[in-house]
RNA sequence: AGAGUUUGAUCCUGGCUCAGAUUGAACGCUAGCGGGAGGCUUAAUACAUGCAAGUCGAACGGCAGCAUUUCGGAUGGCAAGUGGCGAACGGGUGAGUAACGCGUACAAGACCUGCCUUAUACUGGAGGAUAGCCCUGGGAAACUGGGAGUAAUACUCCAUGUGAUCGUAAGAUUAAAGCUCCGGCGGUAUAAGAUGGGUGUGCGUAUGAUUAGAUAGUUGGUGAGGUAACGGCUCACCAAGUCUACGAUCAUUAGGGGGCGUGAGAGCGUGGCCCCCCACACGGGUACUGAGACACGGACCCGACUCCUACGGGAGGCAGCAGUAAGGAAUAUUGGACAAUGGAGGCAACUCUGAUCCAGCCAUCCCGCGUGCAGGAUGACGGCCCUAUGGGUUGUAAACUGCUUUUGCGAGGGAAGAAACGAAGCUAUUUAUAGUUUUUUGACGGUACCUCGAGAAUAAGCACCGGCUAACUCCGUGCCAGCAGCCGCGGUAAUACGGAGGGUGCAAGCGUUAUCCGGAAUCACUGGGUUUAAAGGGUGCGUAGGCGGCAUAAUAAGUCAGAGGUGAAAGCCCGGCGCUCAACGUCGGAAUUGCCUUUGAUACUGUUGUGCUUGAAUCAUGCUGAGGUCGGCGGAAUGAGUCAUGUAGCGGUGAAAUGCAUAGAUAUGACUUAGAACACCAAUUGCGAAGGCAGCUGGCUGGGUAUGAAUUGACGCUGAGGCACGAAAGCGUGGGGAGCGAACAGGAUUAGAUACCCUGGUAGUCCACGCCCUAAACGAUGCUUACUCGACGUAUGGCUGAGCAUCCAAGGGAAACCGUUAAGUAAGCCACCUGGGGAGUACGUUCGCAAGAAUGAAACUCAAAGGAAUUGACGGGGGUCCGCACAAGCGGUGGAGCAUGUGGUUUAAUUCGAUGAUACGCGAGGAACCUUACCUGGGCUCGAAUGGUACAGGACCGUCCCUGAAAGGGGACUUUCUUUCGAGACCGGUAUCAAGGUGCUGCAUGGUUGUCGUCAGCUCGUGCCGUGAGGUGUUGGGUUAAGUCCCGCAACGAGCGCAACCCCUAUUGCUAGUUUGCCAGCAUGUUAUGAUGGGGACUCUGGAAAGACUGCCGGCGUAAGCCGUGAGGAAGGUGGGGACGACGUCAAGUCAUCAUGGCCUUUAUGCCCAGGGCUACACACGUGCUACAAUGGUAAGUACAACGGGUAGCGAAGCAGUGAUGUGGAGCCAAUCCCAGAAAGCUUAUCUCAGUUCGGAUUGAAGUCUGAAACUCGACUUCAUGAAGCUGGAAUCGCUAGUAAUCGCGCAUCAGCCAUGGCGCGGUGAAUACGUUCCCGGACCUUGUACACACCGCCCGUCAAGCCAUGGAAGCUGGGGGUGCCUAAAGAGGGUGACUUUACGGGGAGCUAUCUA
Repeated sequence: AGAGUUUGAUCCUGGCUCAGAUUGAACGCUAGCGGGAGGCUUAAUACAUGCAAGUCGAACGGCAGCAUUUCGGAUGGCAAGUGGCGAACGGGUGAGUAACGCGUACAAGACCUGCCUUAUACUGGAGGAUAGCCCUGGGAAACUGGGAGUAAUACUCCAUGUGAUCGUAAGAUUAAAGCUCCGGCGGUAUAAGAUGGGUGUGCGUAUGAUUAGAUAGUUGGUGAGGUAACGGCUCACCAAGUCUACGAUCAUUAGGGGGCGUGAGAGCGUGGCCCCCCACACGGGUACUGAGACACGGACCCGACUCCUACGGGAGGCAGCAGUAAGGAAUAUUGGACAAUGGAGGCAACUCUGAUCCAGCCAUCCCGCGUGCAGGAUGACGGCCCUAUGGGUUGUAAACUGCUUUUGCGAGGGAAGAAACGAAGCUAUUUAUAGUUUUUUGACGGUACCUCGAGAAUAAGCACCGGCUAACUCCGUGCCAGCAGCCGCGGUAAUACGGAGGGUGCAAGCGUUAUCCGGAAUCACUGGGUUUAAAGGGUGCGUAGGCGGCAUAAUAAGUCAGAGGUGAAAGCCCGGCGCUCAACGUCGGAAUUGCCUUUGAUACUGUUGUGCUUGAAUCAUGCUGAGGUCGGCGGAAUGAGUCAUGUAGCGGUGAAAUGCAUAGAUAUGACUUAGAACACCAAUUGCGAAGGCAGCUGGCUGGGUAUGAAUUGACGCUGAGGCACGAAAGCGUGGGGAGCGAACAGGAUUAGAUACCCUGGUAGUCCACGCCCUAAACGAUGCUUACUCGACGUAUGGCUGAGCAUCCAAGGGAAACCGUUAAGUAAGCCACCUGGGGAGUACGUUCGCAAGAAUGAAACUCAAAGGAAUUGACGGGGGUCCGCACAAGCGGUGGAGCAUGUGGUUUAAUUCGAUGAUACGCGAGGAACCUUACCUGGGCUCGAAUGGUACAGGACCGUCCCUGAAAGGGGACUUUCUUUCGAGACCGGUAUCAAGGUGCUGCAUGGUUGUCGUCAGCUCGUGCCGUGAGGUGUUGGGUUAAGUCCCGCAACGAGCGCAACCCCUAUUGCUAGUUUGCCAGCAUGUUAUGAUGGGGACUCUGGAAAGACUGCCGGCGUAAGCCGUGAGGAAGGUGGGGACGACGUCAAGUCAUCAUGGCCUUUAUGCCCAGGGCUACACACGUGCUACAAUGGUAAGUACAACGGGUAGCGAAGCAGUGAUGUGGAGCCAAUCCCAGAAAGCUUAUCUCAGUUCGGAUUGAAGUCUGAAACUCGACUUCAUGAAGCUGGAAUCGCUAGUAAUCGCGCAUCAGCCAUGGCGCGGUGAAUACGUUCCCGGACCUUGUACACACCGCCCGUCAAGCCAUGGAAGCUGGGGGUGCCUAAAGAGGGUGACUUUACGGGGAGCUAUCUA
């Protein structure tokens, strides 16, 4: 000192969370020792038992018990009693209390003070009682009645009066107590001190205004009473005050302080232990005694509770120390001692003391120590991990060797804390008193401490290991179990769950939970903000308050300085010292930032006085404007009415309809009338505090501004409350009502349409008066003043100035942006904000006629909500451009039959995969068996294949038999080779190691493929810009098929793509050609044919070249380039076609081509076999074939290709058959032979529009071929049969030229073939494109966005059960407070007091009125 978390990424705002420290703690796991501290935070709940306040015989009468006895309470002593002192201290607790309670500083001319100290004076006399004891009653008890008689330092009176009180004085009043060892101890009065206490005052001391008024003894006075004392403290009378926005009153909470925790500090939180003060003592009230109490271990009364009881009545108060119960997460022993310190009494000894000192329990905290140290590598065993012959790690760790002995154990020694009092003796001058010597006293405790002995011996855990945050792997689990402080992990490869190994951190502890501070500048005094993130009041006027110009004088309140007092001690800090160190203790210092008193200073602020003019205002003269208000006037438009002209529609819409109209509309003309608003001017203008203000004109009126420096002389700024104004809508009363027009009605639209559109239409809109008081009342920007670079526009006729706008410097800002009209730099004042939701809601209060407004929470819930900007994606946003995308055309599909694939259904199985485009004649380029993965059944288990090892064997191969559907099973025959005799080769068998799997996961993968898309894009380096994500480059202007090229430019370059380089094709020449070709030219031969010799001319086939590049010309253009029926050329602007597919997208497809991680399976999910299935069939879809006919069918004749294939092959001629085909076998491993007849075409003939001489499905019969085998389930042939179908709804597909359309041919796979499929080949050979508005897809720029899984996005509301939270609720119930009333105990002060008294100006019982819990 910071970190995590909002986003695809960024900056900011902002909340939440974490790392630190702390504790009177608790809980979990664990635990060796010592020292020092601490220990009911909850029920101020209830308490059994014991103890916690007594003492004095030197005050008294006495003698129950004990002891002594001279037998006498005589003596030691002393229960109970009288009396004195104490019990008001010490100890506990924090309920109450928001207060002079506490803290601090003062005050008293309003006080008291036992014991103690000092001083002075006195201490004389008299008297009557009473307890105890004795006698006698009542009662269970507690207790109590009566009688007789007695003492005092108990009580009373008299005397005296230093003194005291009263009084001007005279004068009056007022005291005592004795005991004695004769030393003294006491007593009384007064004065003073000390100590302690009471009282008053200033300042400080919690939250709430959703508590704004409170107060009748209330505030003051006079008088009286009362008190220790002042005082409404109490009473009588008089006055009407007193407190309060600087927060009274009320409510809630709370003992206060020194201090403690935290923090850099300021602060914030807290008040346990220790110290000071206060309050309380079962709840409430009351007084008595006393120096002191309204009294914790006293009294009385009321109440609640508990206990005893003989039922009549009594007793009690642990918030003392222990302890018990209860409550609670939780807090100790019914211990020892008065040895020390202190207290009470006493002359003293001494007694008492749960104060105190000690011990016990508890890791509750703090501090210290230990659990060993050194050496030791076959880097052991074991564990864990891995690429696993082996390596890594645990790890010098262990074993082993040597050493040490703190602590613990055993043994021995052994404190300080103790000095006094007292006693005895001595000294000083003697008693007193002081000093000194000796002696006496230890709970803790045989403790601390010291010494010796043996022995590594007696001693390590806890949490964590995804990021924050130090520390990583394996296994298990599979959105399960679980984790989690925040973000978040877990759905089959989890460093995040659980275990293990390893590691990290701390350590006798470690974690968790809780609390508080910090981090949080996240309430900001130090030290924040308010255009858009939360936040400027709608606007002005103005009260209180705050702040305030220049000069001068005085004062000294603030301010500053010095001094004094105080600020308790402890604590904190610093420096010493003492426990072996430390914690701890102790001494000294510092500090205590405060308050008070006093002396001084006078710059600033304040106060007072005097002056000034620049702030402000006034005046004069101009100027200005939709400023306000009240009148008057005007025209256009609209509606209505009347009349007229006139006839069938008008009106309205995207299109319509409702509506109006032949009873005459709309339209047109004239006149009349009503209300509202003011076209053009008009603007980016002007005015106003804001709301707002617009025809013209008049009255009244507010403001601004210029000039003058004429007047006043700080008169100013802001402004909580307050007052006024305040759009629209709305409300009340009364008018008015043309148009418009919520509600409403109708018509449309639509799935619906309570909307948008249309036709109507009420309130309202308008006026007057009165309310309402809110708006995105916005510049989302409070008011005032000063300062800070320029440019330009507007503005009253010109200049200047005020004003209104735009762009920018500095500066500011998260950025967008602001920028002299600040959001800059400063000052003053006000208002407001503190995460999102809940909510501007609820309750309360105020205002309002109402609507509602103002003020304004909480529970609960989330980890975000938000601002600005960036890159994408998207838009029924914009611009530009492209594509058979549309359009223009041609031909199809969708209807029929069939083929084929798919879905569905069915089935034992109909194996599996592919599913929008990008699955569906797809994997499959060919399922009768095989294939085959599926089903049924029969079999095998080292297995169907291959290799290794071991063992036994001798063959293996082959032939045959039985069984069986086959596989398989069983059996028979036959039978080795080489040899160094060890064995080897070969073969099958047995055992074993490696198997096998078309089982799962294409969302673990490789490879490969589809698609966007052959679309023109995708990026990088350096530089520059930006806080940053990013941008720039790649945008712009042109151009292109193209990010193709050119120009420009903070960019300059480069890469992957485009293009080119490659192949085929079109042209030409060259070259080579045995088999092609030609008889072209020569020759031979044939009925005929390159058949033959020969030839390369041509065609063709190879090879190597040429050719095309906008190169040339013209036009346009800066250029790139474009245009031209240009020239030339076979080909012209990429000539045509192919191969070639950027960064990436779809977790796209494929684990069933193959490969492969992980998982699963092993007499089966593997392997073999037979049969079946993949070919099923109500149906739906895709892709095709054939047709529906005359541009045709049929028959006959006849012409012209190219690509290919062929030896398990192609198979000629010939012959047979109607034909499929058979037979035959020439030739050919192919430019030679064969497949092989090309078809459409052409010619001729026929058919004549019909379900036909169209169409061929379906079915029957007979055959052919392949193949072990055509039943399920092949193709073909012949004959016969002759279905649907007459051009196909909505919709939809392909194609831009050798293309579409149409015609046939070949090939792969293959025994054969369900091929109408696929891949190729050639023949014939069109039409159309105006164009880019629209549909689809794409590219670039731009814009909006709350989207980023990216529009198939995001997101809003209702609805279930339930009642956890909040609110409501018929009711039920508890507590607190205020006020008033009734009764009234104890008690108080009055009155009376016939009764009582030795007391007589007296006291008391009783009675009585008042107050009172």
Record summary:
A computed fold for a 1413-nucleotide RNA from an uncultured prokaryote, annotated as small-subunit ribosomal RNA. Its mean pLDDT, the model's own confidence on a scale to 100, is 83.